A computed fold for a 316-nucleotide part of an RNA from an uncultured archaeon, annotated as large-subunit ribosomal RNA, domain IV. Rfam family: Archaeal large subunit ribosomal RNA. Rfam links the family to the GO terms ribosome and structural constituent of ribosome. Rfam 15.1 lists 2,955 matches to the family in 1,139 species. Model confidence (mean pLDDT): 85 of 100.
Context: one part of a larger RNA
This record gives sequence, structure tokens and C1' cells, in this order.
RNA sequence: AUCUGUUCAGGGAAUUCGGCAAUAUUGGCCCCGUACCUUAGGUAUAAGGGGUGCCUGCAGUGAAAACUGCAGGUUUCAAUAACCAGAGGGAUCCGACUGUUUAUCAAAAACACAGGAGGCUGCUAGCCAGCAAUGGUUUGCAUAGCCGCUGACUCCUGCUCACUGCCAGUACGUGAAACCCCGGUUCAACGGGUCUAAGCGCUGGUGAAGAGCGGGCCUAACUCUGAGGCUCUCAUGGUAGCAUGAUGCCUUGCCGGUUGAUUGCCGGCUUGUCCAACGGAGUAACGAGAUCCCCACUGUCCCGAACAGGUGCCUG
Repeated sequence: AUCUGUUCAGGGAAUUCGGCAAUAUUGGCCCCGUACCUUAGGUAUAAGGGGUGCCUGCAGUGAAAACUGCAGGUUUCAAUAACCAGAGGGAUCCGACUGUUUAUCAAAAACACAGGAGGCUGCUAGCCAGCAAUGGUUUGCAUAGCCGCUGACUCCUGCUCACUGCCAGUACGUGAAACCCCGGUUCAACGGGUCUAAGCGCUGGUGAAGAGCGGGCCUAACUCUGAGGCUCUCAUGGUAGCAUGAUGCCUUGCCGGUUGAUUGCCGGCUUGUCCAACGGAGUAACGAGAUCCCCACUGUCCCGAACAGGUGCCUG
């Protein structure tokens, strides 16, 4: 000097991106007591408070050992005296939950999940592996199997079929080769023609299929705003709900609360690059998830100090 520990006056997060770290606080058991919210199960060991050793007596239970309760006494700084052994509360976001994951920098809001709706499939099925034989699903049979999407629950899930996809239809058009017909001085190559499958055109359907869901001008007896009107255009012009958001450039938006002071957080407002199973909005419980605040506590800090052990270095 450094590492690992132990202790610390007064203050108590002033430290720091952030209470990171630190048994610093809390802690076992018994009794009392327990809010908001809620899917009525929970939340909950919520929170908060009291007790705890030993001795004597009495009572109860018991076959006994013993245990429990009540009263009195008694020691210590301290009685779950060591070890062991939750800190707590208030809010917001995301994901319902228990679970799973990047063996070796990521455990999560990612994956899964029960639930939801859709598509294919009547069994010699559909889907998968294989050139095939054959095999798996399955010694299963639509209350089943496979495929992709969403993701408990509650309230809901709007408009558009123009494009792309898929499904169905189709008098008609297009549509290859072969067959047929014609030409080719004979045979043929070859040339032409008729007919014609799927497909395409055409006609319709389909959004919990891929997707998409406007602009300009004017207008009410202060002003502002624009219920309303005109117009261009599209397949239709974003409904409910939510909103400065894990989504907003401007932006540290504006207002309120929180602080002495806040690009933070919370509650509102809000033409906003939000938006309805690429689900929308809520939501008790849960979370080694993200963020903010409060209480308690502390060497995180003010601001360092001392001690124990290890290592390095210096001197001898």
C1' cells in the first nucleotide's frame, strides 16, 4: 500500500445513475390486533402492540411421565440472551398466475400456459419422413388429429373485398403437345388449321386471411371554438376505448400534487407516428422484472479512525 473481516462519537442517503454494498435494521414461538382493494379464495406473518429465563405455590388434564393456566418471588445490560432466524409501507408500467430460456456476459416485459376464435381432414382422411416400398400421428376416428394466430378473468372486438392470398362459379375469351384435317412434285422433316386440360381473363364470396382505415375552404349577435355547409378524392376514410405513453419530433408540452430546489414520479388535459385476437381498455393475486416516494436503519457519505488476519513493497 492493498485484500478479507470487526468496531465507531455526532449527523442519518447529504453518497450514488440508482440505498449499490453492508445479518445495519427486522427475525423463532405465544397472545392481541390487522386497512385499501378483491375474481370473496385472498391481500395477511398485512401494518402495529405485548410477552418469552429461573424458583415456589395452586388449579386443570393425564395411568404415569409430563403439559397447560393462574398467582407470587428472583437474577442479568440483555432470557428464541450463542447458532438459527422476514425490514416494512404507498403508487405506476409490463406480463394474469406455477413454470421455461441464451451450458460459458442477457432470467426478462421474451417462450410456454389454461382459455379464445380460425383453417385442413369422413379414415385407403389430413399432416409429417421417404425416389419408392413403407413408417409416424394411431392399434387414434371430428368431444379426434394436424396447422398458423391470440393468450387467465371482466367489458369489448368498429369500417373497407380496390390490391394480394384463399374459396366457389363460369354461357364466353385466351390456352401446350398428342390425335384429327390441309399443305408439303412421292415419303418425311417442316408449315398451317380445328378441338382442348389446368391456369389466367371474367363473375361472386371471404378480415380472429396478408393488409388499409384522407385533404382543402367557409360558418353561431364580443372573442374563441365550430354542431353545420361546400368541394376534391378513395375500396373505406380510425368507431369504442386509451393517450406526451416501454408509443410524441417539437418536449424538460400545459395544469395540479410531491421537494428548499425535480429533464423524475403520480393525477389530469390532449388532432395522436395509439387503436381493437400483429387484439383494445381494465384488473385481485403473483414477480431474484422496470420506475418513483415514505418509515425504520445504518461508515454509502460528512471524514475518517482503530484493531485482527493475509499478500505485496521498503529498511535491516